RNA sequence: AAAGCAGGUUAAACGGUCGCGUCUAUGACAUAGUCGUAUGAUGAGGAAAGUCCGGGCUCCGUAGGGCCGGGGUGCCUCGUAACGCGAGGGCGGAGUAAUCCGACGGAAAGUGUCGCAGAAAAUAACAGCCUAAGUGCGCCUUGUGCGCAACGGUAAUGGUGAAAACGCGGUGUAAGAGACCACGGGCCUUCCCGGAGACGGGAAUGUCGGACAAACCCCACUCGGAGCAAGGCCAAAUAAGGAAGGAUGAGGCAGGCUCGCCUCGCUCGACUUCCGGGUAGGCCGCAAGAAUGCAUGGGCAAUCAUGCAUCCAGAUAGAUGACCGUUCACCCUUUGGGGUCGACAGAACCCGGCUUAUUUCCUGCUUUCCCU
Numbered sequence: 001a002a003a004g005c006a007g008g009u010u011a012a013a014c015g016g017u018c019g020c021g022u023c024u025a026u027g028a029c030a031u032a033g034u035c036g037u038a039u040g041a042u043g044a045g046g047a048a049a050g051u052c053c054g055g056g057c058u059c060c061g062u063a064g065g066g067c068c069g070g071g072g073u074g075c076c077u078c079g080u081a082a083c084g085c086g087a088g089g090g091c092g093g094a095g096u097a098a099u100c101c102g103a104c105g106g107a108a109a110g111u112g113u114c115g116c117a118g119a120a121a122a123u124a125a126c127a128g129c130c131u132a133a134g135u136g137c138g139c140c141u142u143g144u145g146c147g148c149a150a151c152g153g154u155a156a157u158g159g160u161g162a163a164a165a166c167g168c169g170g171u172g173u174a175a176g177a178g179a180c181c182a183c184g185g186g187c188c189u190u191c192c193c194g195g196a197g198a199c200g201g202g203a204a205u206g207u208c209g210g211a212c213a214a215a216c217c218c219c220a221c222u223c224g225g226a227g228c229a230a231g232g233c234c235a236a237a238u239a240a241g242g243a244a245g246g247a248u249g250a251g252g253c254a255g256g257c258u259c260g261c262c263u264c265g266c267u268c269g270a271c272u273u274c275c276g277g278g279u280a281g282g283c284c285g286c287a288a289g290a291a292u293g294c295a296u297g298g299g300c301a302a303u304c305a306u307g308c309a310u311c312c313a314g315a316u317a318g319a320u321g322a323c324c325g326u327u328c329a330c331c332c333u334u335u336g337g338g339g340u341c342g343a344c345a346g347a348a349c350c351c352g353g354c355u356u357a358u359u360u361c362c363u364g365c366u367u368u369c370c371c372u
Base pairs, nucleotide, nucleotide: 001368002367003366004365005364006363007362008361012327013326014325015324016323017322018321020043021042022041023040024038025037026036027035028034029033045344049355050354052353053352054351055350056349057227058226059225060224064259065258066257067256068255070223071222072221073220074219075089076088077087078086079085090104091102092101093100094099105218106217110216111215112212113211114210126158127157128154129153130152135149136148137147138146139145140143166184167183169181170180171179185208186207187206189204190203191202192201193200194199231284232283233282234281241275242274243273244272245271249264250263251262252261253260291310292309293308294307295306296305297304298303328342329340330339331338332337
C1' cells in the first nucleotide's frame, strides 16, 4: 500500500423566525370545547420494513379424560418470561488464514429413489480366462493324449460410469476369489482411560458396496383457539321485521370418534339457515415498561444480583414541518468561487429475537507485495 474477517458507533451540527400534536400549571370565555400566558416539558428507527418465530395483554363458563389424526422442534451444557433465539463447546464442511456455515436424533425395523452410459446399480457373466471333475462328438502316436461343443466354473483382467461387491502385498487354484495369512480402513457390540456432557484416545470379538430420511417412515420432546379491526362503556337510530326447520332438543369444550361436565330450552320454543332494514358517532383500551442509563460484584460469555438516577410520541385521514444564516460532507474548478441538500427510509397495542435494505467514523485481527 492492497485485499479480506470480526466488533462497536453514527444517521449531518449550531443558531434564529414562523407553524403543528400531546401533557402539566394558570386565567378568561364558557362549560363534549376554544383562546391566552409559562424565555414550561416533550415529539418517527436501527431497522419503525418483512409478518418469519416467541410472549405480555384481551375474549371464548372449565379449555377435561381416552383413541386416532395433524403441527412444531431435533448434537451437548448454560442463559432467557419464552422461542425455531443468544452464549460457550463437540462433530462435519468451506477458506492459505483471520473466520464463517450446518435442515446436526435414527440407514443394523421396513418401503423407496440414484438420470444417461453399461450385461448388470445388489438376486451382477458383455468381453475375457479355465477345461481340473463329469457329458457328447471327432482325430491319432491308445495315452489320466489332443481338439471342439454344450452344461458349467470364475468377480482376479478389460470396457461403461460419480460409484461395480473394503484396500495393498502374498499363499493357493484348472483359472480365480478375504477362500486363507500379515498389515490397514469402515461399522456393530463389550471393556479401560479422560471429560459434567456431546465426544476424544486405546484394546478385543464379530462383520463388510455406497449415497439419500430438505424421501415415506421410526424415535424423543412439545402443542386449546382467535386476535387491539382483541375487548369494554355511553349515546343514537331502525321494520313490536319476514320465511323455513325445530323436541329420542340445541349449544359449548383446537380436527374426527367416544366418555364426562356445564348452560339454555321443550311449541309462550332454546338453537340453526335464508331474505330484508338500521347504526359506522364519542370515550376507554393507549403507554411507568419482562423500561432505560451508570457503577460495583459473580460468570470465558450470553447474562444475573445489588445500589443510584431518569421518564423519553400516543396521532385517529392521521402531528413530529417550512424558511434563512454559518459550519461539516460530496462534486466541479481558472483555487476567485459555483453547485448539491447528504444512504436505507416514517410510529398506530407493547416487548424479546431473526431476516432483508443501507450511510459515516473508529478499534482489533489475517494474508500478499514493497521499502528500511
Predicted 3D model of a 372-nucleotide RNA (Bacterial RNase P class A) from a Candidatus Zixiibacteriota bacterium. The prediction has a mean pLDDT of 78. A source record names the gene rnpB. Taxonomically the source falls in Candidatus Zixiibacteriota (Bacteria, Pseudomonadati). Of the family's consensus pairs, 89% are formed in the model. RNAcentral holds the sequence, with entries from ENA.